[in-house]
RNA sequence: GAGGUCGGCCAGGCUGCCGCGUCACCCUCACGGGUGCCGAGGAACGUCCGGGCUCCACAGAGCAGGGUGGUGGGUAACACCCACCCGGAGUAAUCCGCGAGAUAGUGCCACAGAGAGUAGACCGCCGACUUUCGGAUCGGUAAGGGUGAAAGGGUGGUGUAAGAGACCACCAGAGGGACAGGUGACUGUUCCUGCUCGGUAAACCUCGCCCGGAGCAAGACCAAACAGGUGUCGCCAUCGUUGCUCGCGUAGACACCGGGUAGGUCGCUAGAAAUCAGCGGUAACGCUGAUUCGAGAGAGAUGGUCGCCCUCAGGGAAACCUGGGACAGAACCCGGCGUAUCGGCCGGCCUCUUUA
Numbered sequence: 001g002a003g004g005u006c007g008g009c010c011a012g013g014c015u016g017c018c019g020c021g022u023c024a025c026c027c028u029c030a031c032g033g034g035u036g037c038c039g040a041g042g043a044a045c046g047u048c049c050g051g052g053c054u055c056c057a058c059a060g061a062g063c064a065g066g067g068u069g070g071u072g073g074g075u076a077a078c079a080c081c082c083a084c085c086c087g088g089a090g091u092a093a094u095c096c097g098c099g100a101g102a103u104a105g106u107g108c109c110a111c112a113g114a115g116a117g118u119a120g121a122c123c124g125c126c127g128a129c130u131u132u133c134g135g136a137u138c139g140g141u142a143a144g145g146g147u148g149a150a151a152g153g154g155u156g157g158u159g160u161a162a163g164a165g166a167c168c169a170c171c172a173g174a175g176g177g178a179c180a181g182g183u184g185a186c187u188g189u190u191c192c193u194g195c196u197c198g199g200u201a202a203a204c205c206u207c208g209c210c211c212g213g214a215g216c217a218a219g220a221c222c223a224a225a226c227a228g229g230u231g232u233c234g235c236c237a238u239c240g241u242u243g244c245u246c247g248c249g250u251a252g253a254c255a256c257c258g259g260g261u262a263g264g265u266c267g268c269u270a271g272a273a274a275u276c277a278g279c280g281g282u283a284a285c286g287c288u289g290a291u292u293c294g295a296g297a298g299a300g301a302u303g304g305u306c307g308c309c310c311u312c313a314g315g316g317a318a319a320c321c322u323g324g325g326a327c328a329g330a331a332c333c334c335g336g337c338g339u340a341u342c343g344g345c346c347g348g349c350c351u352c353u354u355u356a
Stems, first nucleotide, its partner, number of pairs: 001352010012309003016305003020039002023036005041327001045338002048336005053215004060246004065211005070084005085099001086097004100206002105204002107200003122145002124141005130135001153171006172196002174193008219266004228257006239249002273292008310325006
C1' cells in the first nucleotide's frame, strides 16, 4: 500500500425571527399574559421471543397441547448473551450448525439398474454335461465391468476350480477395557474384538428439560343516571380466564325483550435506570461507591424561515458553481432478536506485496 474479517460511535450543527406542549412560579375580576427547565429512535418499525405489572384467585394434580435440544456459565427470564466441545467451509483472521436417538416402532429413497436394506446376478469368471460348434442346461461366484446421488469398508497378500474377511498384515469405521487431562461436553495414549446389515427424525415418532390464562381497550377509585320483565335448566352444576378429567369454590347459570351511562381521576414514568471509578471474573456480567433525573401527550405537542457552517457527488487549474443529506415518529415499561437505512468517524485481527 492492497484485499479480507470482526467490533464500536454519530445520525447534520449554530445564530436571529415567528410558532407548539407538559410542568413550576408570577400577574389578571375573568378571558388570558409573562418567565424558566425540559420536549421522539438506533431502530421508536415488525409484534417474533422473554419478563415486570394488573385481574381471574389466597388455588392444586394429571392428560392433551406448545416450546426447546452439545457442555458449562450469565440474566428477572428467554429461542437472548459469553466461553468451550464436536462437525463443516476458508491459507488465515473468522463464519456456519433446527448439534439427543435410526438396535422402540412406522414411513420415504423418483428414474435408471439384476438388486435400494438384514436388498442381487445384467455383462462376466469357474466347473460339469451336451452340441447342428451359433449355443442350450445345471451348479458355484460377487474379486472385474455396467446403472445410479448412494450397490454389503479400503490396500496388499494367502488360499481357491474360479473367487470371497474365508484367513492374514496394515488402515478406516463400530463396540469395549485401562491410564492420564478436563466442572463437563469431550480429548490424548494404549490394548482387545473380523463386528463391518445404507441414508433420512428441517419425516411421523421416542427421550431429556421448560410452560396456568388473559391483557393497559389489563385494572382501581369517584360522580351521575336508570327499570326491570319473560322463558328454560338448576340449587347434587350446564358456572368459575385455552381444551378434557379429578379436586376446590360457589347458588345461580343461560337465552330473549326492554331501560340508563360512555363523565372524571389514577394506572402513566425514580427505574431489574443511566454515567464514571475501583474490585472480582478469560468473558458475558456481578459487587461497592459517587453523580444525575433527561417527553408523559390524551384525538394526542416539538414546526417554519433567513443566513452561516459540516458532509457527499459532479464540473472546474483554483476560487467557486450545481445538486443530495437516508430509514423513519414515543402512547404502561424493560431485556433481546429480525428488518429498513444517506453518509461519516475510530479500532482490533488475518493474508499478500514493497521498503528499511

Bacterial RNase P class A from Cellulomonadaceae bacterium TMED98, 356 nucleotides, folded computationally. Rfam family: Bacterial RNase P class A. By type it is a ribozyme. The sequence was found by an Rfam model in a public genome assembly.